[in-house]
Molecule: transfer RNA
Organism: Cyclobacteriaceae bacterium
RNA sequence: GGCCCCGUAGUUCAAUGGAUAGAAUAGGAGUUUCCUAAACUCUAGAUGCAGGUUCGAUUCCUGCCGGGGCUA
Repeated sequence: GGCCCCGUAGUUCAAUGGAUAGAAUAGGAGUUUCCUAAACUCUAGAUGCAGGUUCGAUUCCUGCCGGGGCUA
């Protein structure tokens, strides 16, 4: 250089074009407890970037960025 795969919450993962992008865990607050832990309740938090297609994009297309693999 060429080809392939991946990029969503702090982390691990869902969401096969459609109503508010969900779950677990971690974080914050509260209840309970003598205290801690556990349990329960509440709460904040994300689509790598830029275009395109579409009434509508996490999803489809193109380019770029980042990570991984194969190949010379």